[in-house]
RNA sequence: CUUAUCGAGAGCGACCGAGGGAUUAGGCCCAACGACGUCCGGCAACCACCUAUCAGGAACGGUGCCACAUCCUACAGAAUGGAUUCAUUCUGAGAGAUAAG
Numbered sequence: 001c002u003u004a005u006c007g008a009g010a011g012c013g014a015c016c017g018a019g020g021g022a023u024u025a026g027g028c029c030c031a032a033c034g035a036c037g038u039c040c041g042g043c044a045a046c047c048a049c050c051u052a053u054c055a056g057g058a059a060c061g062g063u064g065c066c067a068c069a070u071c072c073u074a075c076a077g078a079a080u081g082g083a084u085u086c087a088u089u090c091u092g093a094g095a096g097a098u099a100a101g
Stems, first nucleotide, its partner, number of pairs: 001101006011040001013039003019030003024074004041066003046062002049057003070095001075092007
């Protein structure tokens, strides 16, 4: 950079000890009743594997994932209400995550 996916699933465990939910700002939330992280455990099935097919199987391997949830807003458009500026909803873009190339 390209393609695909991003509504499901996954812990009453152990250790650690102050921040964390990707980044900036605002908001919203989680966290000493121990978050985050690590290990163990688990979930899923992208690649790889098997059947031999466009559909199944399995979970040994390479990854990934395990709060709400890709948290919301930010940019553009539409609709509705209000009336300059705002609010809500929807669509798209953008940004991001993961896999494969």